Annotation
Predicted 3D model of an 82-nucleotide RNA (c-di-GMP-I riboswitch aptamer) from a soil metagenome. The sequence is in RNAcentral, with records from MGnify. It matches the Rfam family "c-di-GMP-I riboswitch aptamer". From the family's description: GEMM was predicted in a large-scale screen for bacterial structured RNA regulatory elements.

[in-house]
RNA sequence: GGCACACCUGGCGAAAGUCAGGGCCGCAAAGUGACGGGUCUACAGUCAGUAUUCUGCUGACCAGGAUGGCCGCACUACCGAA
Numbered sequence: 001g002g003c004a005c006a007c008c009u010g011g012c013g014a015a016a017g018u019c020a021g022g023g024c025c026g027c028a029a030a031g032u033g034a035c036g037g038g039u040c041u042a043c044a045g046u047c048a049g050u051a052u053u054c055u056g057c058u059g060a061c062c063a064g065g066a067u068g069g070c071c072g073c074a075c076u077a078c079c080g081a082a
Stems, first nucleotide, its partner, number of pairs: 002027002007022006025069001031075003035072003038067003045061007
């Protein structure tokens, strides 16, 4: 020299989260990739319950969603010593 945690603002998304700007906790691959695992979310779907009056509410399950700055793996890579 590079990237940019948290946080703030605006946008996208049901959410997790993500994009842009600001900001810099840290990172020697904190570059790229969801291939394996872990973790997060649950719109929709399924099941159960509840309410009352035809439609809601609650809970559980569920990735096809997300996470590469969770780990592994794959690919690529600057400077310097050697």

Its mean pLDDT, the model's own confidence on a scale to 100, is 88.